[in-house]
RNA sequence: GAGAAGGGCAAACCCGUUGUGAGGCGGGGGCGCAAAGCCUAGGGGUCUCCUAGAAGGCUGGGAGGUAGCCGGGCUGCCGAA
Numbered sequence: 001g002a003g004a005a006g007g008g009c010a011a012a013c014c015c016g017u018u019g020u021g022a023g024g025c026g027g028g029g030g031c032g033c034a035a036a037g038c039c040u041a042g043g044g045g046u047c048u049c050c051u052a053g054a055a056g057g058c059u060g061g062g063a064g065g066u067a068g069c070c071g072g073g074c075u076g077c078c079g080a081a
Stems, first nucleotide, its partner, number of pairs: 001078001008033002013028006031068001037074004043070002045066009
């Protein structure tokens, strides 16, 4: 970072499976991504569950999810302006 080349990954949704749940895993499927490769959840955001405050909301505490929400660290293909 381009009207390039070789490629890579894989959103929503569907099926199966697993979890209280957010969600995870596998198959199909492609919305998109120049790092949507790896690490970080003890950088921030956001979501779930349990619990106390009468209930909801909200607040506090505990446990968990999300890295394709942003940020940070490390590594990588090609080579036009």